[in-house]
This is a predicted structure of a 113-nucleotide RNA (SAM riboswitch aptamer (S box leader)) from Chitinophagaceae bacterium UBA4407. The sequence was found by an Rfam model in a public genome assembly. Lineage of the source: Bacteria > Pseudomonadati > Bacteroidota > Chitinophagales > Chitinophagaceae.

RNA sequence: UACUUAUCAAGAAAGGCAGAGGGAUAUGGCCCUGUGAAGCCUUGGCAACCCUUACAGUUAACUCAACUGUAAUGAAGGUGCCAACUCCUCCCGCAAAUGCGGGAAGAUAAGAU
Numbered sequence: 001u002a003c004u005u006a007u008c009a010a011g012a013a014a015g016g017c018a019g020a021g022g023g024a025u026a027u028g029g030c031c032c033u034g035u036g037a038a039g040c041c042u043u044g045g046c047a048a049c050c051c052u053u054a055c056a057g058u059u060a061a062c063u064c065a066a067c068u069g070u071a072a073u074g075a076a077g078g079u080g081c082c083a084a085c086u087c088c089u090c091c092c093g094c095a096a097a098u099g100c101g102g103g104a105a106g107a108u109a110a111g112a113u
Base pairs, nucleotide, nucleotide: 003111004110005109006108007107008106013043014042015041016040017039021032022031023030028088029087044082045081046080049078050077051074052072053071054070055069056068057067058066059065086105090103091102092101093100094099
């Protein structure tokens, strides 16, 4: 970098360095920001994808193991995250309309190459 699957309305910030931008990309909007942006470091936290534990099932005739499902007042470890729905946008359908459903794009995880 491209592929598959799942999730994306909830949740969670302080300090130090730094010094002007930032909110993925394009357009437009809206917003954050010298009461200190990005970035880096430290500490803390959120969440529960992997994971852990328990139970049930399937394959395998036991066991072990693998896989599937459910639950947790589980969180040691691997990631991720800690303004605003993924900030809104684009396409299709519905709707009188704020809107709703689906898709595209994107993000994250796990897997496979």
Of the family's consensus pairs, 93% are formed in the model.